[in-house]
RNA sequence: GCCUUAUCAAGAGCGGUGGAGGGAUAGGCCCAAUGAAACCCGGCAACCACAAUAUAUUCGUAUGUGUGGUGCUAAAUCCUACAGAAUUAUAAUUCUGAAAGAUGAGGA
Numbered sequence: 001g002c003c004u005u006a007u008c009a010a011g012a013g014c015g016g017u018g019g020a021g022g023g024a025u026a027g028g029c030c031c032a033a034u035g036a037a038a039c040c041c042g043g044c045a046a047c048c049a050c051a052a053u054a055u056a057u058u059c060g061u062a063u064g065u066g067u068g069g070u071g072c073u074a075a076a077u078c079c080u081a082c083a084g085a086a087u088u089a090u091a092a093u094u095c096u097g098a099a100a101g102a103u104g105a106g107g108a
Base pairs, nucleotide, nucleotide: 002107003106004105005104006103007102008101013041015040016039017038021031022030023029025081026080027079028078042073043072044071047069048068049067052065053064054063055062056061077100082097083096084095085094086093087092
C1' cells in the first nucleotide's frame, strides 16, 4: 500500500523550543510575526489490551476509575466534490445517502 469493520456536530494550555508556513487532494473559505509546521511538556478521550480497584451480576460479563498501546488537542472530517429529493425569485438554499479522507481493531 490492499481488504473487512466501528466511529467521525462532544472534549482538550494565556506553557517551553522553534521561526514560515498550515487546514489530505481540487475549488472555496479560513488560520498564521498578537508566532505556522515540527519537537517537548501539559491536557482530552475511552478504540484496543488489561495489573489493580469499586459497584452490579444471569458468574458470561457490564459500568466506572485509567496503567499500558494508539489517537486527538481552530472552525462539523472547516464547507463543497458523486447521486437523489424538497423549496425555488432559475440563481441558489436545505435534506438524505454514497464516494473520498482520518483514527482504532482485525485480516490476506
RNAcentral holds the sequence, with entries from Rfam. This is a predicted structure of a 108-nucleotide RNA (SAM riboswitch aptamer (S box leader)) from Alkaliphilus sp. B6464. The source organism's lineage runs through Bacteria, Bacillati, Bacillota, Natronincolaceae and Alkaliphilus. Rfam family: SAM riboswitch aptamer (S box leader). From the family's description: The SAM riboswitch is found upstream of a number of genes which code for proteins involved in methionine or cysteine biosynthesis in Gram-positive bacteria.